[in-house]
């Protein structure tokens, strides 16, 4: 140097066929409990790696650039 895959909340990941972005787990406050776990209820938390395009509209579709990884060499 060539190909190929990831990048979404604090962590592990879902997001169909473009149309208001979600689950566990962990925080946080309520109930419960003698306290604390465990369970149940609720909320906080995310300019979707980044920088262009394409459209009425992009996390989804192109291109380009980082960063991590598998492969040929």
């Nucleotide at each position: 140097g060539g190909g190929g895959g990831u990048a979404u909340a604090g962590c592990u990941c879902a997001g169909u066929u473009g149309g208001u972005a979600g689950a566990g787990c962990a925080u946080u406050g309520g109930a419960u409990u003698c306290c604390a776990g465990a369970c149940c209820c609720a909320a906080a938390g995310g300019c979707c790696a980044u920088c262009g395009g394409u459209u009425c509209a992009a996390a989804u579709c192109c291109g380009g650039u980082u960063a991590c990884u598998c492969u040929c060499a």
A computed fold for a 73-nucleotide RNA from Fragilaria crotonensis, annotated as transfer RNA. Model confidence (mean pLDDT): 82 of 100. Rfam family: tRNA. It is annotated as a transfer RNA.